RNAcentral holds the sequence, with entries from ENA. Predicted 3D model of a 72-nucleotide RNA (transfer RNA) from a Candidatus Magasanikiibacteriota bacterium.
Parts: sequence; structure tokens; C1' cells
RNA sequence: GCCCUCAUAGUUCAACGGAUAGAACAGGUCCGUCCUAAGGACAAGAUGUGUGUUCAAUUCAUGCUGAGGGCA
Repeated sequence: GCCCUCAUAGUUCAACGGAUAGAACAGGUCCGUCCUAAGGACAAGAUGUGUGUUCAAUUCAUGCUGAGGGCA
């Protein structure tokens, strides 16, 4: 330099172009207990960034950024 794959809660993963973006773990509040723990209830938390296509984009196209891999 060229090509391929990937980027979603703090972490690990889901989501035919259409429902309020869903779970697990972690963290928070409460219940629980003499105090912890186990267990239970509740709430909060995310689509890397710009542009485009579309009635509608996490999903499709493309520039950039970052990570991984292949060739030279």
C1' cells in the first nucleotide's frame, strides 16, 4: 500500500428495514437477616462519528476513526 471482518449498557452477547433496542453478569435502592449472605422486588444504564438511500436505518451504501486478520 491492497483486501477481508468487526464496532450496541461498565463487561459478555441478542435484535427479517417497522412493537418502548432485549437479556445475563456487575453496580444502585428496597425487602429479607440480630448482622451478613442466599433469595426476591424495583429503577437506571447503550447503537463509534459524518453524509446518503428509505415513509421508516442497529440493520443498506459511503467517507473518517478505532480493533483484529490476510497478501505484498
Description: Its Rfam family is "tRNA". Its family is annotated with triplet codon-amino acid adaptor activity in the Gene Ontology.